[in-house]
The RNA shown here (transfer RNA) has 74 nucleotides and comes from a Caulobacteraceae bacterium. RNAcentral holds the sequence, with entries from ENA. Model confidence (mean pLDDT): 81 of 100. Lineage of the source: Bacteria > Pseudomonadati > Pseudomonadota > Alphaproteobacteria > Caulobacteraceae.

């Protein structure tokens, strides 16, 4: 330098093929339970979906450029 994959909640990831309310588990916080803690049950908070632009009535999803990580080739 060329190509491929990945980037979404504090962490691990789904959702992208096929555009239409942003989700799960773990964690955190509150409540129930318990002599206390843990466990269990239950509720809540937490997101500019890597950045910028484009297409569209509408973009996490499609397109372009860029940034970061990994890989293959040279």
């Nucleotide at each position: 330098g060329a190509c491929c994959c990945c980037g979404u909640a504090g962490c691990u990831c789904a959702g992208a093929c096929a555009g239409g309310u942003a989700g799960a588990g773990c964690g955190u916080c509150g409540g129930u339970c318990c002599g206390c803690u843990a466990a269990a049950c239950u509720g809540a908070a937490g997101g500019u979906c890597g950045c910028u632009g484009g297409u569209u009535c509408g973009a996490g999803u499609c397109c372009a450029g860029c940034c970061g990580g990994g890989g293959u080739c040279g």